[in-house]
Molecule: Lysine riboswitch aptamer
Organism: Bacillota bacterium
RNA sequence: GGAUGACUUAGAGGUGCAGUUGAAAUAAGUAUCUGUGGUGAGUUGGCAACGUUGAACCGCAGGGAAAGGGUUGACUGCCGAAGUAGAGAUGACGCCACGCGUCUCUAUUGGGGGUACAGCAAAUAGUUGUACUACUGUCACCGAUAUAGGUGGAGCGCUAUCUCAUCC
Numbered sequence: 001g002g003a004u005g006a007c008u009u010a011g012a013g014g015u016g017c018a019g020u021u022g023a024a025a026u027a028a029g030u031a032u033c034u035g036u037g038g039u040g041a042g043u044u045g046g047c048a049a050c051g052u053u054g055a056a057c058c059g060c061a062g063g064g065a066a067a068g069g070g071u072u073g074a075c076u077g078c079c080g081a082a083g084u085a086g087a088g089a090u091g092a093c094g095c096c097a098c099g100c101g102u103c104u105c106u107a108u109u110g111g112g113g114g115u116a117c118a119g120c121a122a123a124u125a126g127u128u129g130u131a132c133u134a135c136u137g138u139c140a141c142c143g144a145u146a147u148a149g150g151u152g153g154a155g156c157g158c159u160a161u162c163u164c165a166u167c168c
Stems, first nucleotide, its partner, number of pairs: 001168006009160003014079001016078008032063007042050002045096003082109010110136002113133008138153005
């Protein structure tokens, strides 16, 4: 000096990822409340509870939201950023279940986009999954003119770097 392995530190991909908060929309003249008329025994996934002192539903009149998701401004944390699936624990709602939130473990996805189908959603917004597709970053192999191009892999990666060990 080089190679290999382990371990640190710092970085890159860009319509990059996620979070907090303000504003204006949408949700919606919806849910729901009051009055009145009709009707007459249900309301729930199930129980409890409520209900002829009128349930559910319908018409008319008056009042009338919110959550979630998206847009945009500001700020914050970052580059398995983060997402998804399964399992477990836990929280709130009268109880159980479903669903939702939080945490842990396992597995999986390099990234953003487009198209199709399906799920969530009020939605033609958005988002999630699968498949296809070109683009892009990275590494390996092939490769003219080695820059172009082609094939393939995955973030437990890649680039640089500190330290240690072994070998030349």